Predicted 3D model of a 682-nucleotide part of an RNA (large-subunit ribosomal RNA, domain II) from Rubellicoccus peritrichatus.
It matches the Rfam family "Bacterial large subunit ribosomal RNA".
The prediction has a mean pLDDT of 84.
RNAcentral holds the full RNA, with entries from ENA.
Context: one part of a larger RNA
RNA sequence: GUCUGGGAGUUAUUGUUGUCAGCAAGCUUAAGCCCUUCCGGGGUGGAGGCGCAGGGAAACCGAGUCUGAAUAGGGCGUUCAGUUGGCAGUAAUAGACCCGAAGCGGAGGUGAUCUACCCAUGGCCAGGUUGAAGCUUUGGUAAUACAAAGUGAAGGACCGAACCGGUACAGCUUGAGAACUGUUCGGAUGAGCUGUGGGUCGGAGUGAAAGGCUAAUCAAACCCCGCGAUAGCUGGUUCUCGCCGAAAUAUAUUUAGGUAUAGCGUCUUGUGCUGACCAUUGGGGGUAGAGCACUGAAAGGGCUAGGGCUUCAACCGAGGUACCGACCCCUAUCAAACUCCGAAUACCAAUGGGUGAAACAAGGCAGUCAGACUGCGGGGGAUAAGCUUCGUAGUCGAGAGGGAAACAGCCCAGACCACCGAAUAAGGUCCCUAAAUCUUGGCUAAGUGGAUAGAAGGAGGUGAAUCUUCACAGACAAUAGGGAUGUUGGCUUAGAGGCAGCCACCAUUUAAACAGUGCGUAAUAGCUGACCUAUCGAGAGGAUUUGCGCCGAAAAUGAUCGGGACUCAAGCCAAGUACCGAAUUCGUGGAUUUAGUUUUACUAAGUAGUAGGCGAGCGUUCCAAGGGCAUCGAAGCGGAAGGGUAACCGACCGUGGAGCGCUUGGAAGUGAGUAUCCAGAC
Numbered sequence: 001g002u003c004u005g006g007g008a009g010u011u012a013u014u015g016u017u018g019u020c021a022g023c024a025a026g027c028u029u030a031a032g033c034c035c036u037u038c039c040g041g042g043g044u045g046g047a048g049g050c051g052c053a054g055g056g057a058a059a060c061c062g063a064g065u066c067u068g069a070a071u072a073g074g075g076c077g078u079u080c081a082g083u084u085g086g087c088a089g090u091a092a093u094a095g096a097c098c099c100g101a102a103g104c105g106g107a108g109g110u111g112a113u114c115u116a117c118c119c120a121u122g123g124c125c126a127g128g129u130u131g132a133a134g135c136u137u138u139g140g141u142a143a144u145a146c147a148a149a150g151u152g153a154a155g156g157a158c159c160g161a162a163c164c165g166g167u168a169c170a171g172c173u174u175g176a177g178a179a180c181u182g183u184u185c186g187g188a189u190g191a192g193c194u195g196u197g198g199g200u201c202g203g204a205g206u207g208a209a210a211g212g213c214u215a216a217u218c219a220a221a222c223c224c225c226g227c228g229a230u231a232g233c234u235g236g237u238u239c240u241c242g243c244c245g246a247a248a249u250a251u252a253u254u255u256a257g258g259u260a261u262a263g264c265g266u267c268u269u270g271u272g273c274u275g276a277c278c279a280u281u282g283g284g285g286g287u288a289g290a291g292c293a294c295u296g297a298a299a300g301g302g303c304u305a306g307g308g309c310u311u312c313a314a315c316c317g318a319g320g321u322a323c324c325g326a327c328c329c330c331u332a333u334c335a336a337a338c339u340c341c342g343a344a345u346a347c348c349a350a351u352g353g354g355u356g357a358a359a360c361a362a363g364g365c366a367g368u369c370a371g372a373c374u375g376c377g378g379g380g381g382a383u384a385a386g387c388u389u390c391g392u393a394g395u396c397g398a399g400a401g402g403g404a405a406a407c408a409g410c411c412c413a414g415a416c417c418a419c420c421g422a423a424u425a426a427g428g429u430c431c432c433u434a435a436a437u438c439u440u441g442g443c444u445a446a447g448u449g450g451a452u453a454g455a456a457g458g459a460g461g462u463g464a465a466u467c468u469u470c471a472c473a474g475a476c477a478a479u480a481g482g483g484a485u486g487u488u489g490g491c492u493u494a495g496a497g498g499c500a501g502c503c504a505c506c507a508u509u510u511a512a513a514c515a516g517u518g519c520g521u522a523a524u525a526g527c528u529g530a531c532c533u534a535u536c537g538a539g540a541g542g543a544u545u546u547g548c549g550c551c552g553a554a555a556a557u558g559a560u561c562g563g564g565a566c567u568c569a570a571g572c573c574a575a576g577u578a579c580c581g582a583a584u585u586c587g588u589g590g591a592u593u594u595a596g597u598u599u600u601a602c603u604a605a606g607u608a609g610u611a612g613g614c615g616a617g618c619g620u621u622c623c624a625a626g627g628g629c630a631u632c633g634a635a636g637c638g639g640a641a642g643g644g645u646a647a648c649c650g651a652c653c654g655u656g657g658a659g660c661g662c663u664u665g666g667a668a669g670u671g672a673g674u675a676u677c678c679a680g681a682c
Stems, first nucleotide, its partner, number of pairs: 001682006011094013026050003032044005054061002064076004097236002100233001104226003108223003116200009125190001127159003130155001134151006163187003168183004202218001204214003239617006249262005263368002265365007273356001277353007289341001290339002295335003299331004306324002308321005371396010401412003416590004421586003427580003430564003436577001438576006449566001457551002461548010478535005484508003489503003514529001518527002591607007618671001620668007628660002636655004642649002
């Protein structure tokens, strides 16, 4: 892991609600006792309980009573049938649906064969090295001291086997092993290692001390008991169908993943038009917007108090000012905690409509208190987050189907069942892939379209519109020619001749030509432009608005719009006609709920669903009664026609070899796939 079997709302008591039954102003017995045929039943028993009267703390009074001075007022009563039992729901108390702790306690017990320390008595330590004290000799001293050589053998001495240990790395890591193996490494005459026997233990021992060790167990061993400890926590909780169908909020909480009350669900009974919603009418408001009249913020200008600086001045004071500047005026603004104003909605009320799987009231039973995203209105944050927190609507949650390639929360649409019927929604119609290579007019050339998704900024990309200038008296562009004279204007300067700089910028000849646009020279020169003419012959230039495109544009395994592929599209904009397309809608047949009746068959409206409420059934074991089956073959087992919406039922066949269904009631050890469930088998 699989299979088979086992495995979880029970029982008692006391309330409470519903329902059924008995009796009823009453209802009812408990223990005990008596009788009795199968130990179940019958009788007796009125003690006691509940009800029939309440009020008061009580005395007490009583349809009243209490308070009170009160005959007042007020409070509670006076009207409303109970009681006993059965069954069902639920609560409380009990282990109370089942399994699950870590823990706490016990003058209960077992353990020092592991290990810690101690006691007694034994055992063990190859080999090599070093060479303390002391002693001897010699030297040395006044004598010591001291020095050298020798001898000597010490040491928690040195190296290193056995032995004891376990440093580093590797292996192993469903191991050979619940701690090992290999290499390497520490101690190895000592606080050494070790055999045997003995001693000390559970808040206790022992500990060269690590909370270590005390039998693979230690911040309090193991076994048993209290014990089914407790678990606001996790997991699990077993047949079917039908009807309705939530919540993830408020308040409170040693409360925040729990609970209580309310809200929202369901069931019963009652009320009977009150409900959602719609219309009309009447209200209050201070939001959106807007505004600047208040409170504040805030830009520019004007005017002008006041101030600064400054001049004159002995003082009073007078003047100047390119400084600051209130109030006031003009222009232009801003505000959640501003308002001279001010909607739409929403809210409240009245009237009329509104019979709805509405509303309201009482009662039984719940579940819910972690919500999620999307649109809109806000707060927090960074006008970040698949962020957070409110309001509001929707969807998911508890919702299947179609679309968005895939995709709880987006778009369409709410699945009773069946159908090889039809029409549509969103979205689509070249192929994958059902349906237009559809019609009309444009745009795009970037594969833009085509990820989130694109910014500031940039550009003779291209379409449209408007304004404006020039132009057959010839524009724009191109080419050719001219582009002169006074004059080298004056000044300045070494020079300044159109062209370093300053001033002026006239006049003449002209078709036109600047006291010169740029390059250039030391200064001239030279080139060029403005300007004019010719050639040419019809448009050329500037600005604004706008459509679609371009650049700006970087990410990690190989790319891509879902793919192929697509360019007067199979892209984008606008218009149109067809078609496809869902569990929608319609059609046909069937089932079922509720309501209505023309009352037994029709009609109408329904029948997605988690938590949950309610209803109706199937099956298992046993009991009672009735009526049956069975060696001419019971149960069980293997098949199975057929029947039922389902749980299930089942003729018949085989196997099997002795008991077993059915009907109506009753009682439950009554239904398994999940609990890292339990036992067994494989």